Context: one part of a larger RNA
RNA sequence: ACCUCUCUAAGGAACUCGGCACAUUAGCCCCGUAACUUCGGGAAAAGGGGUGCCCAUUUAUGGGCCACAGUAAAUUGCGUUUAGCGACUGUUUAACAAAAACACAGCUCUCUGCUACGUCGUAAGACUAGGUAUAGGGAGUGACAAGUGACCAAUGCGGAAAGAUCAAGCAUCUUGUUAGCCGUAAGGCGAAGCUCGGUGUCCAAGUCCCCGUGAAUGUCGGCCGUAACUAUAACGGUCCUAAGGUAGCGAAAUUCCUUGUCGGGUAAGUUCCGACCUGCACGAAUCUUGUAACGACUGAACGACUGUCUCGGAGAGGAUCUCG
Numbered sequence: 001a002c003c004u005c006u007c008u009a010a011g012g013a014a015c016u017c018g019g020c021a022c023a024u025u026a027g028c029c030c031c032g033u034a035a036c037u038u039c040g041g042g043a044a045a046a047g048g049g050g051u052g053c054c055c056a057u058u059u060a061u062g063g064g065c066c067a068c069a070g071u072a073a074a075u076u077g078c079g080u081u082u083a084g085c086g087a088c089u090g091u092u093u094a095a096c097a098a099a100a101a102c103a104c105a106g107c108u109c110u111c112u113g114c115u116a117c118g119u120c121g122u123a124a125g126a127c128u129a130g131g132u133a134u135a136g137g138g139a140g141u142g143a144c145a146a147g148u149g150a151c152c153a154a155u156g157c158g159g160a161a162a163g164a165u166c167a168a169g170c171a172u173c174u175u176g177u178u179a180g181c182c183g184u185a186a187g188g189c190g191a192a193g194c195u196c197g198g199u200g201u202c203c204a205a206g207u208c209c210c211c212g213u214g215a216a217u218g219u220c221g222g223c224c225g226u227a228a229c230u231a232u233a234a235c236g237g238u239c240c241u242a243a244g245g246u247a248g249c250g251a252a253a254u255u256c257c258u259u260g261u262c263g264g265g266u267a268a269g270u271u272c273c274g275a276c277c278u279g280c281a282c283g284a285a286u287c288u289u290g291u292a293a294c295g296a297c298u299g300a301a302c303g304a305c306u307g308u309c310u311c312g313g314a315g316a317g318g319a320u321c322u323c324g
Base pairs, nucleotide, nucleotide: 002318003317004316005315006314007313008312010310011309014308019305027051028050029049030048031047036041038143052065053064054063055062056061066070078303079302080301081300082299083298084297085295086294090102091101106141107140108139109138110137111136112135118127119126120125144290145289146288147287149220150219151218154217155216156213157212158211159210163208164207165206169201170200171199172198173197176194177193180189181188182187221239222238223237224236225235248282249279260276261275262274263273264272
């Protein structure tokens, strides 16, 4: 020097990406307990006090004894404030990720009338289900509260009839081939079948066309001018579009410029909290905004506490090495 521990003056997070780790707290009884809240909670909130043994006794109290210390050892919550995300309990990458990911109750859409839809199987058949639309399958969202805007032009899906297009079929014509026939030969004619091309007729679905549909896939603009300081533009003009982003939120788990600007907290704060809105590039079930409770989640702050540190030191046991 290494491993596991114990103690450490003064300070007390100055350590560090970050209080990681350590320390603090701790049982029981009594008192007391805020904001907020879905009225259940929050809550063991927080914060105080007590705690052993002996004697007497009316079981309420009085008296006494010891210790540094009476939950005397061991087991045995640190607490508070604030923000983000996810409502919650749960599930997950067996062996680097436990989470804000998955699931969830709830919500919505859609398919399915039962020999159901759907799935497996070549089939028989099976599951769904010995169920029957308050049921079953699929998709999305994800408690709760308030809400969920515009666009059907494209894509998808659904619907329907008039027209357009259109395969096969049928009818007919035609090309080639050749059994056969004619010819001394060259060659000519040539049925059926197959085949080439055309025309006519009759025309299914589909497509075009039309309508509907967004909790379907999706999309949700430019430019110019204008108010009696300036600035800004309620207002006007114009182009384009299917329609031009509504409510709400906003430098955000989204903000490049950016450590934006202002305020708060600090002596000092690229983080944090509250605002502003100039949203590079939020936005409404790929949901929007809130939200009590909950979280081995993530950020910020405070108290208590400490060898994390200033900055080290002392000790115990082990391991190792040498000698024996």
The prediction has a mean pLDDT of 86. Large-subunit ribosomal RNA, domain IV from a metagenome, 324 nucleotides, folded computationally. The full RNA is in RNAcentral, with records from SILVA.